This is a predicted structure of a 528-nucleotide part of an RNA (small-subunit ribosomal RNA, 5' domain) from an uncultured bacterium. The RNAcentral record of the full RNA draws on ENA. The coordinates come from a structure-prediction model, not an experiment, and the mean pLDDT is 85. It matches the Rfam family "Bacterial small subunit ribosomal RNA".
Context: one part of a larger RNA
RNA sequence: GGAUGAACGCUAGCGGCAGGCUUAAUACAUGCAAGUCGUGGGGCAGCAGGUUUGUAGCAAUACAGAUGCUGGCGACCGGCAAACGGGUGCGGAACACGUACAGAACCUUCCUUUGAGCGGGGAAUAGCCCAGAGAAAUUUGGAUUAAUACCCCAUAGUAUAAUGAAGUGGCAUCACUUUAUUAUUAAAGAUUUAUCACUCGAAGAUGGCUGUGCGGCUGAUUAGGUAGUUGGCGGGGUAAAGGCCCACCAAGCCUGCGAUCAGUAACUGGUGUGAGAGCACGACCAGUCACACGGGCACUGAGACACGGGCCCGACUCCUACGGGAGGCAGCAGUAAGGAAUAUUGGUCAAUGGAGGCAACUCUGAACCAGCCAUGCCGCGUGGAGGAUGAAGGUCCUCUGGAUUGUAAACUUCUUUUAUAUGGGACGAAAAAAGGCUUUUCUAAGUCGUCUGACGGUACCAUAUGAAUAAGCACCGGCUAACUCCGUGCCAGCAGCCGCGGUAAUACGGAGGGUGCAAGCGUUAUCC
Numbered sequence: 001g002g003a004u005g006a007a008c009g010c011u012a013g014c015g016g017c018a019g020g021c022u023u024a025a026u027a028c029a030u031g032c033a034a035g036u037c038g039u040g041g042g043g044c045a046g047c048a049g050g051u052u053u054g055u056a057g058c059a060a061u062a063c064a065g066a067u068g069c070u071g072g073c074g075a076c077c078g079g080c081a082a083a084c085g086g087g088u089g090c091g092g093a094a095c096a097c098g099u100a101c102a103g104a105a106c107c108u109u110c111c112u113u114u115g116a117g118c119g120g121g122g123a124a125u126a127g128c129c130c131a132g133a134g135a136a137a138u139u140u141g142g143a144u145u146a147a148u149a150c151c152c153c154a155u156a157g158u159a160u161a162a163u164g165a166a167g168u169g170g171c172a173u174c175a176c177u178u179u180a181u182u183a184u185u186a187a188a189g190a191u192u193u194a195u196c197a198c199u200c201g202a203a204g205a206u207g208g209c210u211g212u213g214c215g216g217c218u219g220a221u222u223a224g225g226u227a228g229u230u231g232g233c234g235g236g237g238u239a240a241a242g243g244c245c246c247a248c249c250a251a252g253c254c255u256g257c258g259a260u261c262a263g264u265a266a267c268u269g270g271u272g273u274g275a276g277a278g279c280a281c282g283a284c285c286a287g288u289c290a291c292a293c294g295g296g297c298a299c300u301g302a303g304a305c306a307c308g309g310g311c312c313c314g315a316c317u318c319c320u321a322c323g324g325g326a327g328g329c330a331g332c333a334g335u336a337a338g339g340a341a342u343a344u345u346g347g348u349c350a351a352u353g354g355a356g357g358c359a360a361c362u363c364u365g366a367a368c369c370a371g372c373c374a375u376g377c378c379g380c381g382u383g384g385a386g387g388a389u390g391a392a393g394g395u396c397c398u399c400u401g402g403a404u405u406g407u408a409a410a411c412u413u414c415u416u417u418u419a420u421a422u423g424g425g426a427c428g429a430a431a432a433a434a435g436g437c438u439u440u441u442c443u444a445a446g447u448c449g450u451c452u453g454a455c456g457g458u459a460c461c462a463u464a465u466g467a468a469u470a471a472g473c474a475c476c477g478g479c480u481a482a483c484u485c486c487g488u489g490c491c492a493g494c495a496g497c498c499g500c501g502g503u504a505a506u507a508c509g510g511a512g513g514g515u516g517c518a519a520g521c522g523u524u525a526u527c528c
Base pairs, nucleotide, nucleotide: 001528002527003526004525006524007523008522009521010520013380014379015378016377017376018375019373020372021338026336027335028334030333031332032331035080036079037078040077041076043073044072047071048070049069050067051066052065053064054063055062056061087291088290089289097215098214099213100212101211102210103209106208107207111204112203113202114201115200116199117198119153120152121151122150129142130141131140132139133138159184160183161182162181163180164179165178166177167176168175169174189196190195217263218262219261224254225253226252229251230250231249232248234246235245236244266288267287268286269285270281271280272279273278293314294313295312296311297310316327317326318325319324344370346369347368348367352366353364354363355362356361383414384413385412386411393405394404395403396402397401420464421463422462423461424460428455435448436447437446438445439444472517473516474515475514476513477498478497479496483512484511485510486509487508493500494499
């Protein structure tokens, strides 16, 4: 000198764009953050409509009862999602990460393309109803009922399994292609008839899993470490190779090119600095990993050993009728605590994206916005021109006077960024979705009118008035730009280093003047 997720002191006009618990992975009140589908189902608690009966009334109508008949729909069965998105950096020195290969050792819901299929039957169960237990959480028994829930039969092959044959290739186990026989295994409907679902295959895409080479911390005041340890054979397990696990056999394996042990640490793209080499760091943004009160375990599922799922142990908090129960903000806000220190219990699904749905649409603290904070970067302003009685006042001196503050002010004139007031007023949104029409092999394309904005009456534009609404902070001995007076008298104090202060202090305190930066300026901390 540069830099910062900064803090502190003094000060503060505005805007744009960013950023905002670095400490206690401490504890959490409250609300929200994952639902959706009635075009799968039985149904009907609530809402709206209809039908019907009754009462009042001449009637319109009102009230009461019944009825799933219709729109729709709480709870329930069922499907898909909940493994994404969002948070944090505890652990971990490891194939965790980065990079490059490999899988002749693997899986992949939804999606795309493509081949084939969608026949027949059955038994339950939730809900509803009845009867109980319990303070509650919850739960027991009986009766009855449905399905795209479950089961059986049929049909099926380039599926799976077993046994053969031929060929090609390789890297040992083998792989691939062609082919034969036998056995086994499937389905679900809905509908406005447009279609959407369902089942078995093949291929792709996407996402994952596994192995290996190389790379990136410190310590030898850590020198030996290791028995499932190293390898083999056979099995088990897995989507899959493997001591991953097990039985048996052998005695190996790692290590001074640093094993083991200890300490520290999420990694990377990158960021800061530097001419570079390097050094330091890994906030925000993006990719990967790990974790979800501490520890362990599996279930479901294409995918989890699952933040807002389950079980067990533990600590803690809460409820209790003392018998027993409930909970997990390292999601968004917010609270307490800790700390030098870090924000609102805000708005909207309008856009983008996600889940479900044929769709309308619903949900979405993802996201988009707004609020707070000079925390940073960038931009703008606090006026421009003229103006010498060089005014008054202040300060200084060689003191009837002069120098300086200083064109500075006053005064004259101009402008109105900004501020204030008034009026107009967006882009982001139609290339959506849904509807109509036309073309079309698929299915898409074209066209028509309608609808939708949280931000926001915001940005922006115009008009009006008037210099009107807007400057501080640090320093002035040398390094280092900027000097005099007064006070103090080794005192009070200053200080980054050298050092200053003991009666003429440009170094302390004040004043005048000056220098530097400027809505900031200094100090502290850390890195280069």